Notes: Predicted 3D model of a 265-nucleotide RNA (Bacterial large signal recognition particle RNA) from an Oscillospiraceae bacterium. Of the family's consensus pairs, 89% are formed in the model. It is recorded under the gene name ffs. The source organism's lineage runs through Bacteria, Bacillati, Clostridia, Eubacteriales and Oscillospiraceae.

RNA sequence: CCGCACUAACUGGGGAGUCAGCGGUGCCCUGUACCUGCAACCCGCUACAGCAGGAGUGAAUUCCGACCCCCGGUCUCGUAAUGUGUCGUCAGCCUUUCUCAGGAGGCGUUGAAGGAACGGUCUCGCGCAACGGAUGCCUGCGAACCAUGUCAGGCGGGAAACCGAGCAGCAUUAAGUGGGAAGUUCCGUGUGCCGCGGGGAAGCUGUUCCUGAGCCGAAUGGGCGAUCAGCGGGCAUAUUGCGUGUAUCAAAGGUCGGUGUGCGG
Numbered sequence: 001c002c003g004c005a006c007u008a009a010c011u012g013g014g015g016a017g018u019c020a021g022c023g024g025u026g027c028c029c030u031g032u033a034c035c036u037g038c039a040a041c042c043c044g045c046u047a048c049a050g051c052a053g054g055a056g057u058g059a060a061u062u063c064c065g066a067c068c069c070c071c072g073g074u075c076u077c078g079u080a081a082u083g084u085g086u087c088g089u090c091a092g093c094c095u096u097u098c099u100c101a102g103g104a105g106g107c108g109u110u111g112a113a114g115g116a117a118c119g120g121u122c123u124c125g126c127g128c129a130a131c132g133g134a135u136g137c138c139u140g141c142g143a144a145c146c147a148u149g150u151c152a153g154g155c156g157g158g159a160a161a162c163c164g165a166g167c168a169g170c171a172u173u174a175a176g177u178g179g180g181a182a183g184u185u186c187c188g189u190g191u192g193c194c195g196c197g198g199g200g201a202a203g204c205u206g207u208u209c210c211u212g213a214g215c216c217g218a219a220u221g222g223g224c225g226a227u228c229a230g231c232g233g234g235c236a237u238a239u240u241g242c243g244u245g246u247a248u249c250a251a252a253g254g255u256c257g258g259u260g261u262g263c264g265g
Base pairs, nucleotide, nucleotide: 001265002264003263004262005261006260009057010056011055012030013029014028015027020046021045022044023043024042034054035053036052037051038050063258064257065256066255067254068253072249073248074247075245077243078242079241080240081239082238083237084236085235086234087233090232092231093230095226096225098223099222100221101220105216106215107214114210115209116208117207118206119205120204121203122199123198124197125196126195127194128192129191130189131188132187133186134185137180138179139178140177141176147172148171149170150169155164156163157162
């Protein structure tokens, strides 16, 4: 160096998350690289870190290490947007009491503002009216028997004449129930351009008198305050985007190097 047969090793890898830690199922990124069973309120291990069983390749383009490059992911910081929570001790906006300025406009010598007197509105009592109800008056209906009058038939008494009690019917009425006119009596009522009297703080208002020139007042601006989580703002937090970092992990790819055993030639 070549051939044959083996062994180590390999038959995907990685990220986040979970976990004391390491793997796996699940999610995500690469990419095509065995099979069966277990497995997220989980399955299996213990720093040599999936467990159990089976199959294939097998000493090099395929295994191991270093470096380069880089899909993708994670993190720090900053910023923007959106959402949520919170702050009125936030010099802002909106809302608003008071006050100052202002004076569009209106009223006023046919008398402003102010004052006084007497009233109304209010309330209590009495009266009147209205309304409602009941009662009284007129009238209709209206009692099988326990209302009245008349009582057919029938019944009783009598020699008879007649007499008696009395159902039905008829009539008149009681209780009751309709209607009408009227306004006799009674009762009630936060019904009243009503009357009389008593009370009456304030507000509004009417008349008379005194007095004699002002009174009311919008827009707008300022000041001391109050309220307000609706807008803006501050703080915190979550998500996403952008940027930053000598941050971190990193597939695939590329380059370089390293690496067994036995037999025979």